[in-house]
Context: one part of a larger RNA
RNA sequence: AUUGAACGCUGGCGGCAGGCUUAACACAUGGAAGUCGAGCGGAAACGAAGGUAGCUUGGUACCAGGCGUCGAGCGGCGGACGGGUGAGUAAUGGUUAGGAAUCUACCGAGUAGUGGGGGAUAGCCAUUGGAAACGAUGAUUAAUACCGCAUAUAUCCUACGGGGGAAAGCAGGGGACCUUCGGGCCUUGCGCUAUUCGAUGAGCCUGAGUGAGAUUAGCUAGUUGGUGGGGUAAAGGCCUACCAAGGCGACGAUCUCUAGCUGGUCUGAGAGGAUGAUCAGCCACACUGGGACUGAGACACGGCCCAGACUCCUACGGGAGGCAGCAGUGGGGAAUAUUGCACAAUGGGCGAAAGCCUGAUGCAGCCAUGCCGCGUGUGUGAAGAAGGCCUUCGGGUUGUAAAGCACUUUCAGCGAGGAGGAAAGGUUAGUAGUUAAUAACUGCUAGCUGUGACGUUACUCGCAGAAGAAGCACCGGCUAAUUUAGUGGCAGCAGCCGCGGUAAUACUAAAGGUGCAAGCGUUAAUC
Numbered sequence: 001a002u003u004g005a006a007c008g009c010u011g012g013c014g015g016c017a018g019g020c021u022u023a024a025c026a027c028a029u030g031g032a033a034g035u036c037g038a039g040c041g042g043a044a045a046c047g048a049a050g051g052u053a054g055c056u057u058g059g060u061a062c063c064a065g066g067c068g069u070c071g072a073g074c075g076g077c078g079g080a081c082g083g084g085u086g087a088g089u090a091a092u093g094g095u096u097a098g099g100a101a102u103c104u105a106c107c108g109a110g111u112a113g114u115g116g117g118g119g120a121u122a123g124c125c126a127u128u129g130g131a132a133a134c135g136a137u138g139a140u141u142a143a144u145a146c147c148g149c150a151u152a153u154a155u156c157c158u159a160c161g162g163g164g165g166a167a168a169g170c171a172g173g174g175g176a177c178c179u180u181c182g183g184g185c186c187u188u189g190c191g192c193u194a195u196u197c198g199a200u201g202a203g204c205c206u207g208a209g210u211g212a213g214a215u216u217a218g219c220u221a222g223u224u225g226g227u228g229g230g231g232u233a234a235a236g237g238c239c240u241a242c243c244a245a246g247g248c249g250a251c252g253a254u255c256u257c258u259a260g261c262u263g264g265u266c267u268g269a270g271a272g273g274a275u276g277a278u279c280a281g282c283c284a285c286a287c288u289g290g291g292a293c294u295g296a297g298a299c300a301c302g303g304c305c306c307a308g309a310c311u312c313c314u315a316c317g318g319g320a321g322g323c324a325g326c327a328g329u330g331g332g333g334a335a336u337a338u339u340g341c342a343c344a345a346u347g348g349g350c351g352a353a354a355g356c357c358u359g360a361u362g363c364a365g366c367c368a369u370g371c372c373g374c375g376u377g378u379g380u381g382a383a384g385a386a387g388g389c390c391u392u393c394g395g396g397u398u399g400u401a402a403a404g405c406a407c408u409u410u411c412a413g414c415g416a417g418g419a420g421g422a423a424a425g426g427u428u429a430g431u432a433g434u435u436a437a438u439a440a441c442u443g444c445u446a447g448c449u450g451u452g453a454c455g456u457u458a459c460u461c462g463c464a465g466a467a468g469a470a471g472c473a474c475c476g477g478c479u480a481a482u483u484u485a486g487u488g489g490c491a492g493c494a495g496c497c498g499c500g501g502u503a504a505u506a507c508u509a510a511a512g513g514u515g516c517a518a519g520c521g522u523u524a525a526u527c
Stems, first nucleotide, its partner, number of pairs: 001526003005523005012374006018367002020332001025330003029327002034077003039074002042070002046068002050063004084285003093210001095208005102202002107198008115149001117147002125138005155164003169190006177184002211257003218248003223245008260282004264275004287308005310321004338364001340363003346360001347358004377407004387398004411468001413463005421454001425449009471516005476497003482511005492499002
């Protein structure tokens, strides 16, 4: 000088930050990932409207309908992001510089298509098993779910002859023409298929450098290399059969211990040393161990399967769970916060959009944990008051300090006003594009409307009254600051030297003083 600090005494306000360093210990409860009805069949609930009945005259019951919407279900996209933790990992990691044998949903740009068919299955209904979790059978139904056929480029395979291989519709509007009155058809928008380029993200390889121990000196059989085969998105002993006998090591292999790495942070004139909280990048993990499935992407924190430990339910047959997400509980500990508000902003997922979801995030609450700022009054005031302490008893000191007098009102308190964080979105009009079209849609412009958790916001004004606001450590030397009383090698102090045995500036108390100040000391730790 510093700290994610703790402890003791004390404590007025605000701004900005930070807040389980220990048990990767166990977890009650509520939230933390949904969304799309403009993909689909539909209608459990609610609302609106229609009919019937009864009548209390605006509500009840029933019926039919899908208008607003929508439980459950099929389907799509997202649950691989965001958030947490640091157990493991000394290299399958991180940092830096390179590399070739790769993939990439959504997004941007381009090219070519989007034709014609089929069979199922959830749901619903019926029957039925089970305590439950969850099922079983039968009948029936839809799709942007599934499967063929056709077509096939700048696509894939190829022995260059050839061969393989795709798709799905939905919504808005509409003049002719057709119509089974559903629509066809035209057009716009969003989708879908194949493929190229880009962007982004990811996988793989290599060099260098990245802790300690030699009281660890030898290690290695898929081991090192080759050939054939397999496997992967992709190179490769990555895997396998055969062949050869290699490969690493005092420039420290192997083994053991410790540890997430970095940008950075602290310190220091620097070189270095120490460290890796918050914030940011990468990695690893998700009760413990193992495994794959789905998918563009996982071997997946709030998915699945198996095994294990633990907890819970049970009708004993069987089931359920995983806070190292946010709060919160117990435990451990010197020690670390609210079971808060809101999606208003920023960002993310889904959606054409309105919007919905979002413990990400934005805010609020608690804590002097830190840094910074402000205040606890200002001027005047000598009878140098009283009281305290000291005294050589004359006085000295506390001390302009107080009282008194005259002012001020920051902050806190009370009252009133009051920005900014708001951009969007909706609606109407104009205009441009598209189009057969003045419709619809999209872009731009304008008018109107309109969204704030924080919030009793920041800030401003007014009101009253010095009113509500100072402590802590030290005073032998180092080291700024001394006297008296008590004690008597006792009680005690102490960072080092050392004080204390009857006149202690060193213990305890008081008075006075010194230093910092809403803090001050102590302890721990680093330089």
This is a predicted structure of a 527-nucleotide part of an RNA (small-subunit ribosomal RNA, 5' domain) from an uncultured Gammaproteobacteria bacterium. The coordinates come from a structure-prediction model, not an experiment, and the mean pLDDT is 87.